RNA sequence: CUCGAUAAAGCCAAACCUUUCGUAAGAAGGGGACGGAAAGCGGCGGGUCUUGUCAAAAGAUGGCCGAGCUGCCGAAG
Repeated sequence: CUCGAUAAAGCCAAACCUUUCGUAAGAAGGGGACGGAAAGCGGCGGGUCUUGUCAAAAGAUGGCCGAGCUGCCGAAG
C1' cells in the first nucleotide's frame, strides 16, 4: 500500500413512534436498531424525488452511484 478477523476499543443509526419546522420532497430533537470500515465531510458529476399547469427555475437526498477531501483499529494474505 492492498485488504477487512467469529480480534480489541469505540462510533454512526434504517424502518417505526413522537415533537417542532417546511406547500412538498424532506430536515432537526427524543425514543428505537435494519444495517454500515468511511452510514465521516461537501450537492462537484450522474440518478431519484419535491415545488412549479408545462417550462424556466428553485429545492430534497452524502444510508443510490461515481469522483474529491479527511480518518479509528489491525490478524491473515

c-di-GMP-I-GGC riboswitch aptamer from a Nitrospirota bacterium, 77 nucleotides, folded computationally. Its mean pLDDT, the model's own confidence on a scale to 100, is 86. Lineage of the source: Bacteria > Pseudomonadati > Nitrospirota. The sequence was found by an Rfam model in a public genome assembly. It matches the Rfam family "c-di-GMP-I-GGC riboswitch aptamer". Rfam links the family to the GO term cyclic-di-GMP binding.